[in-house]
RNA sequence: AAACACUUCGAAGAGUUUGAUCCUGGCUCAGAAUGAACGCUGGCGGCGUGCUUUACACAUGCAAGUCGUGCGGAGUUAUUGUCGAAGGGCAACCGGAGAUGAUGGCUCAGCGGCAAACGGGUGAGUAAUGGACAGGUAACGUACCCCCAAGACGUGGAUAGCUCGUCGAAAGACGAGAUAAUACGCGAUAAUGUUGCACUGCGAUGGCAGUGCAAAGAAAGCGGGCGCAAGCUCGCGCUUCCGGAUCGGCCUGUCUCCUAUCAGCUUGUUGGUGGGGUAAGAGCCUACCAAGGCGAUGACGGGUAGCUGGUCUAAGAGGAUGGUCAGCCACAUUGGAACUGCGACACGGUCCAGACUCCUACGGGAGGCAGCAGUGGGGAAUCAUGGUCAAUGGGCGAAAGCCUGAACCUGCGACGCCGCGUGAGUGAUGAAGGUCGUAAGAUCGUAAAACUCUUUUCAGGGAGCUUAAAGCUUCCGCUCUAACAGAGCGUGAAGUCUGACUAUCCCUGGAAUAAGCCCCAGCCAACUACGUGCCAGCAGCUGCGGUAAUACGUAGGGGGCGAGCGUUAUUCGGAAUUACUGGGUGUAAAGGGUAUGUAGGCGGUCGCGCAAGUCGGUGGUCAAAGCCCAAUGCUCAACAUUGGGUCUGCCUCCGAUACUGUGCGACUUGAGGGCUGGAGAGGUGAGCGGAAUUCCCGGUGUAGUGGUAAAAUACGUAGAUAUCGGGAGGAACACCAGCGGCGUAGGCGGCUCACUAGACAGCAUCUGACGCUAAGAUACGAAAGCGUGGGGAGCAAACAGGAUUAGAUACCCUGGUAGUCCACGCCCUAAACGAUGGAUACUUGGUGUUGGGGGGUUGCCCUCAGUGCCGGAGCUAACGCGUUAAGUAUCCCACCUGGGGACUACGGCCGCAAGGCUAAAACUCAAAGGAAUUGACGGGGGCCCGCACAAGCAGCGAGGUAUGUGGUUUAAUUCGACGCUACGCGAAGAACCUUACCUGGGCUUGACAUGCUUGAGAAAGAGCCAAGAAACUGGCUUUCCCAUGGCCGCAAGGCCAUGGCUCAUCCACAGGUGCUGCAUGGUUGUCGUCAGCUCGUGUCGUGAGAUGUAAGGUUAAGUCCUUGAACGAGCGCAACCCCUGUCGCUAGUUGCUAACCCGCAAGGGUGCACCCUAGCGAUACUGCCAGCUAAAAGUUGGAGGAAGGAGGGGAUGACGUCAAAUCCUCAUGGCCUUUAUGUCCAGGGCUACACACAUGCGACAAUGGUCGGUACAACGGGUCGCAACACCGCGAGGUGAAGCCAAUCUCUUAAAACCGACCUCAGUUCAGAUUGUAGACUGCAAUUCGUCUGCAUGAAGAUGGAGUUGCUAGUAACCGCGGGUCAGCAUCACCGCGGUGAAUAUGUUCCCGGGCCUUGUACACACCGCCCGUCAAACCACCCGAGUCUGUUGCACCCGAAGUUGCCCGUUGGGUGACGAAGGUGUGGCCGGUAAGGAGGGUUAAGUCGUAACAAGGUAGGUGUACGAGAACGUGCGCCUGGAUCACCUCCUUU
Repeated sequence: AAACACUUCGAAGAGUUUGAUCCUGGCUCAGAAUGAACGCUGGCGGCGUGCUUUACACAUGCAAGUCGUGCGGAGUUAUUGUCGAAGGGCAACCGGAGAUGAUGGCUCAGCGGCAAACGGGUGAGUAAUGGACAGGUAACGUACCCCCAAGACGUGGAUAGCUCGUCGAAAGACGAGAUAAUACGCGAUAAUGUUGCACUGCGAUGGCAGUGCAAAGAAAGCGGGCGCAAGCUCGCGCUUCCGGAUCGGCCUGUCUCCUAUCAGCUUGUUGGUGGGGUAAGAGCCUACCAAGGCGAUGACGGGUAGCUGGUCUAAGAGGAUGGUCAGCCACAUUGGAACUGCGACACGGUCCAGACUCCUACGGGAGGCAGCAGUGGGGAAUCAUGGUCAAUGGGCGAAAGCCUGAACCUGCGACGCCGCGUGAGUGAUGAAGGUCGUAAGAUCGUAAAACUCUUUUCAGGGAGCUUAAAGCUUCCGCUCUAACAGAGCGUGAAGUCUGACUAUCCCUGGAAUAAGCCCCAGCCAACUACGUGCCAGCAGCUGCGGUAAUACGUAGGGGGCGAGCGUUAUUCGGAAUUACUGGGUGUAAAGGGUAUGUAGGCGGUCGCGCAAGUCGGUGGUCAAAGCCCAAUGCUCAACAUUGGGUCUGCCUCCGAUACUGUGCGACUUGAGGGCUGGAGAGGUGAGCGGAAUUCCCGGUGUAGUGGUAAAAUACGUAGAUAUCGGGAGGAACACCAGCGGCGUAGGCGGCUCACUAGACAGCAUCUGACGCUAAGAUACGAAAGCGUGGGGAGCAAACAGGAUUAGAUACCCUGGUAGUCCACGCCCUAAACGAUGGAUACUUGGUGUUGGGGGGUUGCCCUCAGUGCCGGAGCUAACGCGUUAAGUAUCCCACCUGGGGACUACGGCCGCAAGGCUAAAACUCAAAGGAAUUGACGGGGGCCCGCACAAGCAGCGAGGUAUGUGGUUUAAUUCGACGCUACGCGAAGAACCUUACCUGGGCUUGACAUGCUUGAGAAAGAGCCAAGAAACUGGCUUUCCCAUGGCCGCAAGGCCAUGGCUCAUCCACAGGUGCUGCAUGGUUGUCGUCAGCUCGUGUCGUGAGAUGUAAGGUUAAGUCCUUGAACGAGCGCAACCCCUGUCGCUAGUUGCUAACCCGCAAGGGUGCACCCUAGCGAUACUGCCAGCUAAAAGUUGGAGGAAGGAGGGGAUGACGUCAAAUCCUCAUGGCCUUUAUGUCCAGGGCUACACACAUGCGACAAUGGUCGGUACAACGGGUCGCAACACCGCGAGGUGAAGCCAAUCUCUUAAAACCGACCUCAGUUCAGAUUGUAGACUGCAAUUCGUCUGCAUGAAGAUGGAGUUGCUAGUAACCGCGGGUCAGCAUCACCGCGGUGAAUAUGUUCCCGGGCCUUGUACACACCGCCCGUCAAACCACCCGAGUCUGUUGCACCCGAAGUUGCCCGUUGGGUGACGAAGGUGUGGCCGGUAAGGAGGGUUAAGUCGUAACAAGGUAGGUGUACGAGAACGUGCGCCUGGAUCACCUCCUUU
């Protein structure tokens, strides 16, 4: 100066249980973070950061030295002095070795001083001897530094270095001799110091101030200046004292992880006294005395861990964490110990012991990187054996300076945060190419190319400074001073010195050097193609993948982030999923079986005092950093600097007193006592009673009894059962009896007596908060079970037998032992349930009932205590609860936190045992669960319907045969259809063809379609020849193309072009009855012609959903009526359509023929009345009458009518179900095939044949067969046809042939029936299979493999087991006729037609199917569901386990290093005790490793045995207990409803 700081700010959900829903509840995801690691990729810079693992072992170098102004030496050098050898010179002299002084510098070891206790590292130990915060020390220390005061006198003897010698490999040791000091000693002196004694005042204990006496107790010099010297002086150093500052020691309070499956711990332990010890308090140590101390507010033990400021996350509260930085602590190879020193029990010191490594001459020695680098090892994983003391800081020094792996820098690593870049502009032929494609195009995409521009980075070259601060030297000025020494001061001046990296700037070059990673099913932003085919693979959860994968792999495209992106690991969040803020416990996990009561928690009304909690204010502290705000500095940011805020805490002092607390006093309403009264299966003991069962005795009596679904075992002629009388014994107490009573719960029931507890009402008499709850504790506690002794009638686990059954260790039956009963003692569990802890208060009502009391107008009202039902508000996920709360509140206790493992293991406690209480983990799953909804299902219930049953008729199932199917066979026996709903079905007709199959032979743009390239002009066609089974192949002959236009030509004609046609050829493609009906369309079957299926709006419900569509009637019908929170509507029902039944009208040929006419007759004419034909109309509507019902709908009967309640028949098939059927009718996606899975041809096969099934036919005969005679239809068909009629043939049929394109002709004689004759009950005069033979017909062809005829042959079969099918009236049954298909071929195979023509229905108990309502459900792929356990197999973790091996720890003992300390002696020394690490021995505890074998558990698409549970699950289930059993389980005893159904009772609601 500035501020928006001063609570900085600020809260999201999703996926997954179900068919769907709501809830509970877990799992998972999206976020942030990291000392990270891994995968792919990687341009630059800044700031940070980097062994989380083996406190594992370490080679090498460095990390603590310094002081000569403390000391004596040694070496060397410079200057200087003296002496001076050799040699040279004649000499002077030169020369200068060497020796010896002085002064200065440097180096070296030693004595001495200070430092080395800091700095640096690490986190092993430590759960408190630690840390954080706040205090205390009147119980203490403090070198260096600062202030004040005083002093520094005298003197002595050694010792290292050094020299000499000895020993040793070395390390080193020893001896002798000499020497110095700021080294060491002695003496003197001093008090305000220390100690002792005596004393005074104050104070809080060893405190403060003071007096007196006594004792002991200090020192050192060095350097400079002056001076002849003595000495003086300055600086540094030294000694003592009072203080200061700093740094420490000790003590106190609060806080500081998990475990109770650690509950008791402790003997120096707790305290005292004396003594010792320390700087100092203290059991710190010691002797004695006392017996204390700690603990559920968690002692002791075990596990884990350095603590904090902070960091991460979170809205916060919390949770997690403690790396870097900072504070504290601890440690330094492991353990112990002291020494020195102000300070250590000492990282780079000493001693001892252990382990390890190294050296060795084997005698002995050396070492400690958790300092910086670095090495090995470990590991998923963590750097350079770098530079400099330039700065900051430290040590020493007077200083220069030296040292400093502290520190500052650099290097390596995307490890993190932050910043920058990889180009910018223009650019549509929307290029090429890729991908997709409906073939149009779309998209990558202005993206690229191309043009223009820029140069952060990059490459090359160059410039470039230091800034600032500090230091040193010199000078200047001032002050102190005797002084020109020296010191101090100054925004003073000048000079000097400093590392590495740079920062920064300039020039040149040219888009040049720079993009990846993950994802794209949902959550969750982003889609297509191909490949693959439950494979390969993906996956955080749900889950993808089994031939059309947006989920795997690849590609194209897209989304996200970006020098990074993903994955993995970990933490918080989301998670209100441990809930203080902020959850729950009726049924989801969760209320203790019940009570009494201790600690604890909580507590009625009034008043006074205090002020602990509480509230307000003050002061101190809460280090810095961090966080937040503001500003500033790096170009920004990260980062840094400055200021402010925060640090929610603790302490001091002052104040307030409503509430809580505390002390005192008072009160009565909570609680308790007293008196009066009635009720009761309350408890204990004793006695008594009657009914019944069984047994015994006796009588009567005779053949059975008993038991069951039915039986049998059993009992009975040795006399049962039955019946009568008498007796014995045990157990239980009918009716009364009631969701009535009593009790805390378990529980309590004949009557009487004794003893005894509690509750309730009334009175308002006493006490005066005495209360509520209740961890531990104690008592009680059904049934079963246990012990001892009794008792034993009935019942009845086990057991035995009989049944049932596939089996039946069960259900059923006959027996039957423990037990059930009593006494005493244990056990202590239940669905011990209201699945609902206790207490208090409050909050609409109605109606029963038990026991009291009151009123009163007498059967009514009020009230207290209990006990039920229904319901309001409210609550609840819903169901439901609802004054007896699951409502609204308060207090206390108990309990829960996904399912399984597991009401388990181990440990502990209890028990005689059975067992009980307490109570985990590994592992595994993504669910498990509650309530309610819609369906489906039920060997649940109610109502209803149907040829569903019943009542009937005719069959099938036996035999023969036909057809279809399975199976088998085959070269092939083509394919499809498989419960009902395949099997005389596709196929309305397989000798070839059909035909799809098999064998063989051919063709390859193809048998068929379209287009196209090139060539030819001919070709197709027709005819002929050859081989061949044919297809087809080869060859020969013949015609010598057409249309249009143009040109030439008189013309004929020629040439060219286009088109057509044909052939050859190339390419696209054709073709496929090949696959997938589970990719599909279309079509069809079935439930079912059943009466249902839905919607709109409204209403109800949190919702799924409900209502409507339920109820009462009625109907064939959701048909109609009435009521009703529903009102309406749609698809279905019905009706409309067709045939048929009656009548009328119209019409009258090919139909008809009554009357009339002709004719012998046949027939013709006339006619259209009748029949018939085929068009149009009418008719039937519960319309009329009566009854019933509710007055409606309707129904029963009747009348009339051809027909009566839908007259009969048909067509018509709702929403949907069955992945139902069909790719071989057709269509079609995808896949496959392309000289074959296509296509052509011949032959074969589909017709096979031990057998099984299905559907028919014709039979088994007399209601018949054969023969003869004779009568009556309808529907239909017909020209490649039906064929009269005539002739031939025994016949099938043949020959000839009229008529008919049809009410005209023809198929066409209908048959059964009827009349007559024969057969007479037989394998026949039944039946007709089979076979032989001779023929006919169709057809190219009749062998495989057709039909028909004649003659002959003459099988089985004598009415059909279990079982099963059709049919309710013109129906069944019987009888024939026609048609389609078709060259031919039909047993009603199929589709039609008429003829003759019945029986029965009391009814809905049962079988089957269906509809509606309701109920249960663990089902929803929906009962063909779900699901349990043993056994067998594989894998996994855990438990037990004879043992065995580590670790850790307790106790006792042995030994005892260094060191400390005590004592003794003959004291440079020696001896002897105590404590004492490591080691050893013995014996316990605990954790863990391993193990033969054993037990259970979990998991694992298709193993075995059964079927326990879910429905009444087929014996209701469950539960505690006991026994039994391959297994689920069974049975006994008691209990529960979390049981269906029917009946009854009680209560309630509505009318």
The RNA shown here (small-subunit ribosomal RNA) has 1551 nucleotides and comes from a Caldisericota bacterium. Rfam family: Bacterial small subunit ribosomal RNA.